[in-house]
A computed fold for a 247-nucleotide part of an RNA from Carboxylicivirga fragile, annotated as large-subunit ribosomal RNA, domain VI. Its Rfam family is "Bacterial large subunit ribosomal RNA". Its family is annotated with ribosome and structural constituent of ribosome in the Gene Ontology. It was read from a public genome assembly. The prediction has a mean pLDDT of 89.
Context: one part of a larger RNA
C1' cells in the first nucleotide's frame, strides 16, 4: 500500500514447517516346531531410555531491597540499641518469580492409493497361467491422520455484529503486568479494585526492644513473640483529570 465504503471480532484452509526413534520384561506358552538340544510368528500388557514439550502441586536450585546469628572498625557523646564499609562482610534459613535434577504430556491408532511380494476369476493358447479385460491383500515407505504457522492464497476467501459523520472505531496521556530490548501485546481509567498504601490471610526467619521476675553472672522466662521483597482477598486513602488527535 493492496484486498473498491469504514472498523471489531470470529474463522476456513490452499500451501508450509514439525513429529515419525527405540530396549526389555509378563503373558499367549515351555504351545507351534523338533529325536532332542533348543525354542518361536500373531496377539495382549506393563515399565524402561534418549528427544521433543508443557508446568512448578511434590522434590530441590536461585532467590545481591525478606529474616536471624556473627568476626573486624568508623560512626551515632558513653551504656544499651543501631547504622555504614569489609565478595551481598561471612554464616544459617527462605516467599514470589525463574528453573531441573522435579512432574505431566507425546511419537499412536485408525482410513486411502501403492512397492517387492501373495493370490481370485480368466483367456489368447479346449490345458496351464496372479494379467491380457476385471477384482482382492500387501510396508517404520506415500496421502492423510497428530501439533503449530497460515488469506500479500495479488486466486487476497468466508460468517456475524457496529456505524455512515459532533460516527462507529483507533491513537495519544495516565495507572500498570500474566507482556517486555525498544516498538508490540494484554488489563484497567471514577459507571474504578489498574498500581501503590492500608487490613486481614497465607508464608519466611525464629521469640525484637524496653521492662519486669529469676540468677553472682553467663543466660532464662513473662512472649507462637517482632520484624517482613514480588503472593492470595478486601478497602477509593493516593494516583489513573478534564481536555486532545486520526477517522
Nucleotide at each position: 500500500c493492496g484486498u473498491a465504503g469504514g472498523a471489531a471480532a470470529u474463522u476456513u484452509g490452499a500451501g508450509a514447517a514439525g513429529g515419525c526413534c527405540u530396549g526389555a520384561c509378563g503373558u499367549u506358552a515351555g504351545u507351534a516346531c523338533g529325536a532332542g538340544a533348543g525354542g518361536a510368528c500373531c496377539g495382549c500388557g506393563u515399565u524402561g531410555g534418549a528427544c521433543a514439550u508443557a508446568c512448578c502441586a511434590c522434590u530441590g536450585g536461585u532467590g545481591c531491597a525478606c529474616c536471624a546469628g556473627u568476626u573486624g572498625u568508623u560512626c551515632c557523646g558513653c551504656c544499651a540499641g543501631g547504622a555504614g564499609c569489609a565478595u551481598c562482610g561471612c554464616u544459617g534459613g527462605g516467599u514470589a518469580g525463574c528453573u531441573a535434577a522435579g512432574u505431566g504430556u507425546g511419537g499412536a491408532a485408525g482410513g486411502g492409493a501403492u512397492a517387492a511380494g501373495u493370490g481370485c476369476u480368466g483367456a489368447a493358447a479346449g490345458c496351464a497361467u496372479c494379467u491380457a479385460a476385471g477384482c482382492a491383500c500387501g510396508a517404520a515407505g506415500c496421502c492423510u491422520g497428530c501439533u503449530u504457522c497460515a488469506a500479500g492464497a495479488u486466486g487476497a476467501g468466508a460468517u456475524u455484529u457496529c456505524c455512515a459523520u459532533u460516527a462507529a472505531g483507533g491513537g495519544a496521556c495516565g495507572u500498570u503486568a500474566g507482556a517486555g530490548a525498544c516498538g508490540a501485546u494484554g488489563a484497567c481509567g471514577u459507571u474504578g479494585a489498574u498500581a501503590g498504601g492500608c487490613u486481614g490471610c497465607a508464608g519466611g526467619u525464629g521469640u525484637a526492644a524496653a521492662g519486669g521476675u529469676g540468677g553472682u553472672a553467663a543466660c532464662a522466662u513473662c512472649a507462637u513473640a517482632g520484624c517482613c521483597g514480588a503472593g492470595c482477598a478486601g478497602u477509593a486513602c493516593u494516583a489513573a483529570u478534564u481536555a486532545c488527535c486520526c477517522g